[in-house]
RNA sequence: ACACCAUCCAGAGCGGCUGAGAGACCUGGCUCACUGACGCCGCAGCAACCGCCCUUUGGGGACGGUGCUAAUGCCAGGACCGAUGGAGA
Repeated sequence: ACACCAUCCAGAGCGGCUGAGAGACCUGGCUCACUGACGCCGCAGCAACCGCCCUUUGGGGACGGUGCUAAUGCCAGGACCGAUGGAGA
């Protein structure tokens, strides 16, 4: 990189560095942002997808592997849509 399955209206922020755009892509909105957004790092936290445990249609538990921490994947339309996890060849 490929094809498959599940989920995506719940939940969870501070500090340091940086410095102009950011919210995946296109169109249109809307929002965030020099009172420092986005990103990176640290710490903290949220969450049961897998491992794990149990009295197994279910339940427990943040210990390990991931993930996530503005707004429903920000909203509407679009497309060989996207993201995350699991299992596979």
This is a predicted structure of an 89-nucleotide RNA (SAM riboswitch aptamer (S box leader)) from Zafaria cholistanensis. NCBI's taxonomy places the organism under Bacteria, Bacillati, Actinomycetota, Actinomycetes, Zafaria. The coordinates come from a structure-prediction model, not an experiment, and the mean pLDDT is 87.